[in-house]
The RNA shown here (transfer RNA) has 72 nucleotides and comes from a bacterium. Its Rfam family is "tRNA". It is annotated as a transfer RNA. From the family's description: Transfer RNA (tRNA) molecules are approximately 80 nucleotides in length. Its mean pLDDT, the model's own confidence on a scale to 100, is 82.
RNA sequence: GGUCCCUUCGUCUAAUGGUUAGGACGCCACCCUUUCAAGGUGGAAAUGCGGGUUCGAUUCCCGCAGGGACCA
Numbered sequence: 001g002g003u004c005c006c007u008u009c010g011u012c013u014a015a016u017g018g019u020u021a022g023g024a025c026g027c028c029a030c031c032c033u034u035u036c037a038a039g040g041u042g043g044a045a046a047u048g049c050g051g052g053u054u055c056g057a058u059u060c061c062c063g064c065a066g067g068g069a070c071c072a
Stems, first nucleotide, its partner, number of pairs: 001071007010025004018055001027043005048064005
């Protein structure tokens, strides 16, 4: 340098065009417990950036950024 792949809550991971973006762990509050842990209930928390297509984009297309694989 070329080709291809990946980027979603703090972390991991679903959602392949349409309800308020779901779940697990973690975090916070409450309950339970003599206390802690465990357990129960509830809550906050995310689509890398910029464009395009579409009535509608996390999803499809292009560019940029970061990361990875292979080739040179």